This is a predicted structure of a 1426-nucleotide RNA (small-subunit ribosomal RNA) from an uncultured prokaryote. The RNAcentral record of the sequence draws on ENA. It matches the Rfam family "Bacterial small subunit ribosomal RNA". Model confidence (mean pLDDT): 82 of 100.

RNA sequence: UGCAAGUCAAGGGGAAAUUUCAAGCUUGCUUGAAAGAGUAUACUGGCGAACGGGUGAGUAACGCGUAGGCAACCUGCCUCUGUGAGUGGAAUAACACCGAGAAAUCGAUGCUAAUACCGCAUAAUAUUUUGGCUUCACCUGAUGCUAAAAUCAAAGGUGCUUUCGGGUACCGUGCAGAGAUGGGCCUGCGUUCCAUUAGCUUGUUGGUAAGGUAACGGCUUACCAAGGCCGCGAUGGAUAGCUGAUCUGAGAGGGUGAUCAGCCACACUGGGACUGAGAUACGGCCCAGACUCCUACGGGAGGCAGCAGUGAGGAAUAUUGCGCAAUGGAGGAAACUCUGACGCAGCAACGCCGCGUGGGGGAUGAAGCACUAUGGUGUGUAAACCCCUGUAGACAGGGACGAACGAUAUGUAUUCGUAAGGGUGCGUAUGUGACGGUACCUGUAAAGUAAGCACCGGCUAACUCCGUGCCAGCAGCCGCGGUAAUACGGGGGGUGCAAGCGUUGUCCGGAAUUACUGGGCGUAAAGGGCGUGUAGGCGGCCUAUUAAGUCAGAUGUGAAAGCCCACGGCUUAACCGUGGAACUGCAUUUGAAACUGGUAGGCUUGAGUAUGAGAAGGGGUAGUGGAAUUCCCAGUGUAGCGGUGAAAUGCGUAGAUAUUGGGAAGAACACCAGUAGCGAAGGCGGCUACCUGGCUCAUUACUGACGCUAAUGCGCGAAAGCGCGGGGAGCAAACAGGAUUAGAUACCCUGGUAGUCCGCGCCGUAAACGAUGGAUACUAGAUGUUGGCGGUAUCGACCCUUUCCGUGCCGUAGCUAACGCAUUAAGUGUUCCGCCUGGGGAGUACGGUCGCAAGGCUGAAACUCAAAGGAAUUGACGGGGGCCCGCACAAGCGGUGGAGCAUGUGGUUUAAUUCGACGCAACGCGAAGAACCUUACCCGGGCUUGAAGUGCGAGUGACCAUCGGUGAAAGCCGGGCUUCCGCAAGGACACUCGUAGAGGUGCUGCAUGGCUGUCGUCAGCUCGUGUCGUGAGAUGUUGGGUUAAGUCCCGCAACGAGCGCAACCCUUGCCCAUAGUUGCCAGCACAUAAUGGUGGGGACUCUAUGGGGACUGCCGGUGAUAAACUGGAGGAAGGUGGGGAUGACGUCAAGUCAUCAUGGCCCUUACAUCCCGGGCUACACACGUGCUACAAUGGUCGGUACAACGAGUCGCAAUACCGCGAGGUGGAGCCAAUCUCUAAAAACCGAUCUCAGUUCGGAUUACAGUCUGCAACUCGACUGUAUGAAGCCGGAAUCGCUAGUAAUCGCGGAUCAGCAUGCCGCGGUGAAUACGUUCCCGGGCCUUGUACACACCGCCCGUCACGCCAUGGGAGUUGGCAGUACCCGAAGCCGGUGAUCGAAUCCUUUUAGGAACAGAGCCGUCGAAG
Repeated sequence: UGCAAGUCAAGGGGAAAUUUCAAGCUUGCUUGAAAGAGUAUACUGGCGAACGGGUGAGUAACGCGUAGGCAACCUGCCUCUGUGAGUGGAAUAACACCGAGAAAUCGAUGCUAAUACCGCAUAAUAUUUUGGCUUCACCUGAUGCUAAAAUCAAAGGUGCUUUCGGGUACCGUGCAGAGAUGGGCCUGCGUUCCAUUAGCUUGUUGGUAAGGUAACGGCUUACCAAGGCCGCGAUGGAUAGCUGAUCUGAGAGGGUGAUCAGCCACACUGGGACUGAGAUACGGCCCAGACUCCUACGGGAGGCAGCAGUGAGGAAUAUUGCGCAAUGGAGGAAACUCUGACGCAGCAACGCCGCGUGGGGGAUGAAGCACUAUGGUGUGUAAACCCCUGUAGACAGGGACGAACGAUAUGUAUUCGUAAGGGUGCGUAUGUGACGGUACCUGUAAAGUAAGCACCGGCUAACUCCGUGCCAGCAGCCGCGGUAAUACGGGGGGUGCAAGCGUUGUCCGGAAUUACUGGGCGUAAAGGGCGUGUAGGCGGCCUAUUAAGUCAGAUGUGAAAGCCCACGGCUUAACCGUGGAACUGCAUUUGAAACUGGUAGGCUUGAGUAUGAGAAGGGGUAGUGGAAUUCCCAGUGUAGCGGUGAAAUGCGUAGAUAUUGGGAAGAACACCAGUAGCGAAGGCGGCUACCUGGCUCAUUACUGACGCUAAUGCGCGAAAGCGCGGGGAGCAAACAGGAUUAGAUACCCUGGUAGUCCGCGCCGUAAACGAUGGAUACUAGAUGUUGGCGGUAUCGACCCUUUCCGUGCCGUAGCUAACGCAUUAAGUGUUCCGCCUGGGGAGUACGGUCGCAAGGCUGAAACUCAAAGGAAUUGACGGGGGCCCGCACAAGCGGUGGAGCAUGUGGUUUAAUUCGACGCAACGCGAAGAACCUUACCCGGGCUUGAAGUGCGAGUGACCAUCGGUGAAAGCCGGGCUUCCGCAAGGACACUCGUAGAGGUGCUGCAUGGCUGUCGUCAGCUCGUGUCGUGAGAUGUUGGGUUAAGUCCCGCAACGAGCGCAACCCUUGCCCAUAGUUGCCAGCACAUAAUGGUGGGGACUCUAUGGGGACUGCCGGUGAUAAACUGGAGGAAGGUGGGGAUGACGUCAAGUCAUCAUGGCCCUUACAUCCCGGGCUACACACGUGCUACAAUGGUCGGUACAACGAGUCGCAAUACCGCGAGGUGGAGCCAAUCUCUAAAAACCGAUCUCAGUUCGGAUUACAGUCUGCAACUCGACUGUAUGAAGCCGGAAUCGCUAGUAAUCGCGGAUCAGCAUGCCGCGGUGAAUACGUUCCCGGGCCUUGUACACACCGCCCGUCACGCCAUGGGAGUUGGCAGUACCCGAAGCCGGUGAUCGAAUCCUUUUAGGAACAGAGCCGUCGAAG
């Protein structure tokens, strides 16, 4: 902005434009008539507008659902029955004219009609009043019959016909009765959450009377009474339309109330009535308010929660379409009109259903892409290619069902009517389609036009590559990502769905996680601190009765749709139709009588009472006793007492402590004393008396279910605390002082006040615990104990035995997650109460309530976490326990830490000071040897298929030896010299070029292999079978002994086995055999100054092969008669003889990518490679490991004696000579039991030094040399002379060693041209000490605790600082809702008044007056907003 409610002209009145005619005359105007036309429909009037359509604000209600009631009611149109419509009257719109206003609209005058309005007549089975009879119901009363009185009605129209009076048909209309439909009212039951809402109510509850209503009723009013509702939840607050149904679920339940259907409520917000059959009325009216619009500022207009559409809001929701053809509705006699109801179309994959995007064949398994172990594999018959088909889409042609009516004409049957004609039914003809040229059918061409989305770590179907590198990102939960990510992103591949797929939100399920079905409360959350008892719940045995519960049958209802079943219609399905079943409910009725309940009667076993005994720290009050403590007085007496781990504060010469005597005070009651007693719990302890409660046992008698539990209530209730008044010895919060300590507001000590005690009154909580509510019944036992009765026996008491009430421990079945419980249940049942529902927030906040206060009781949420928790298991750990071991401590000896030097490391420096190793377990380590080389680092100079290696292709013929130039060298340039094999093809070798590829001591030891360190040569670590446990796991492997040992023995639900231990191996110590050269020499010879030098010998030593020997074998003792230990004999050796090699399962992400190997990454004229020089050797400093010393157990000098392991031809090198010496010359001998290195040194015998920075000590420095080597400057070792530093035994701390060891002395070797205080070996001399296991460190086994498991280097608490999130309090302030009191009081209904205004009827004195009636106005009650 448009449309959504009009219609009827057959109730009434009744136009106009236009045309024609006539008249007038001012000849283009006025008037009249006819047609238009009885047309249009503004007006009057009737019906409708209360239906249909929308929405869910309100409502927790008789609103809805269900079942009933109205004897307390109404009902237009519709149907049926009966009966009427007579006679009069007065107005009023429209219209005309005048006026007001901007408009909306309104006023005055005049005319007129009706199915509009009014009077009279007639009338009943109507209404009202008063009676009588009948039937029924019963709280009222109702039906039917009857008598009397009073009162109330109307309207015509059209068709046909007519003798114009009328008749007839239809429609409309009045009265009365009945029906149907629709509504109104009442009642039972059901219908969300909050008790941190517990009391609410005055028209409130009832009565009487009146009013009012269609009708009952406090619905309203007056009066009277004081009631009514509530723990079975009133009142208040919050939320919400209710239902059929719908989603989910096995069901029971839980959630929802879109579409469709029923009911209710609402129509801008609030209030109100009018009209009407029906409204308190969505598209009507009045008032108030908010908002929007118009205005001439005076006033007016409006209400999409109708259909479309717009704006706003929002994550988000459509066209300002077509049609009344169908169905339905309103009006009409009908045609017809209206209908955003409805039928259709449009938009949206929003949902459900169906279909397609092709089918068959097709391997060189194409290409591409991806992966790869480089061989191949996957995508994949997938594609290409061949042969087919034709749905949907395109084009062309045909083409619906839905249509039945109605009307007109006509035929026929029936009915009304005298007839005409009309009504109704059945036919015929004419005619009606928005959708729509749509569905559907036929044809043509062509595989041609048609596949996406999510996911691929587990749950959960589906795996690889690259990129990224705790970044970017993912994530439903667990969790991925820090350089090899199936988890991020991309690619390939795969899986699942498919015109959809995934995400988000909500609901149910899984969740037995609110448990009715169907859970729990000892320790996981959870038993009230305890009793008493009200309501309530539950309740023994027998009989009878009742029929509320219960059970069964029948009847009514449980709308339709939906769900389910069957059949049917669209090609199928979704969808639709027909029938059935179901709707588990409610009501009525007829039965049953076991059980529960009710009623009546009885019983004794539950419960109680009486009687007789008994035990007790049960409670209260009063009295009384002794020990101890402290204080006071007096005596004796003297220097300390007291206290502690050790001290000090404190007390004491003013006389303490100690001790004796006397006195005072208060509090508590040793022994007895006991898993003994009593009590409901808290709790109760000297003795006596009084008052008082409960319990147990026994006997008989009595009552007759009187019982159990217990919300709310009431009472009791340790300690501490509070109020008032006493008391106060000891003890002792707070407080003070002294100690301890880093500190010590603590633990310890010295003091000390409240308090502890008593009386009265509060508080009301505890780990108030058996962490276990009460009652009752049942379900193996064994063994203690308190109290009582009985039996047997006895003189009696014990003992034994039975039983009841208590109180313990062990244990079967059973239960339990396990631990455990187990007749005193945590077992099996019944019954009642209390309590729990993840952790934190929090027993906090707010509110309420109690309290003097402290505080108690009741008791949340926001927010936050993914856990918190229980029981048990294996480890690890403990300033837990037990047992044991180790140079672990102790006992000893010698060192380090102080000095100088050597060497390594850190740090610093540098061009570089290459790299690695970092507690033990890095630091004389890799390095068994950096001047160049090594060398990896730095500077500079070169080279680029390279210094070395391999393959392929091409070319050349070299290579080597050698020379020149240049240069620091590498290198570069140049000269010179030129191949070999083969008949040939060709090959070999070498060089050059090219190409594959080389090369890297570049990174990652946290990607790895291998190797190694370490716990630790510690005695452990496991498995199979069996058994136990729900399981993790346990047992074995623990226990008693023993050992170096999980070594062995015994025992044992274990029996066996494996890796470790031990042994087997090497070496050393004794003996034997064999063999004797280079070794040896006893005996026999020879030679020499002397020597195994020689002949010989194998006896000895020795060498090197093989054996023997030692096994707790023997004896005594101990032990369990075992294992074993201890002592002894014999023996070279004795209990693994000494030493070595040998290192279990594993730990430390231990070490090494620089030994080597290797994945990945990185460099490729360089991070590769060659060369010269430099550096790794620096030097304010710090640390580790060593050497030499500080001296007399020594230094120096001289003399003299005794080893072993080893090494040697690029070597070891003798005798000899030279040099002070390092060394040199020279070269015998030796490839080694032959020769050499090779002198061993300390020791021993002498001499000297005489305690000092020295005849100690040797650093440093100077000079001169030697050796190695291309080369000793940076930067070697050694020698000689000279120089002669620190240092006089080392702080805190710390290391090694248990016997041929420590200590001390020298010797050899590897590496190596040279270089050793280091390393690896060798022998000489050669001790001390070990009581012992308390402590330190490390380790093994058992056990215990644990909040640890990255395992105590663990875990974890609180404050503070900064940031963020949520919440509480907060002087107050503000908004909303509700309530109460009051003011004002619109519209309107009602009541009163109504002098003014008014046609109908009546009266009269009749152009009018009066009566009656009605209205405006005014007054009043109520009354919204304010």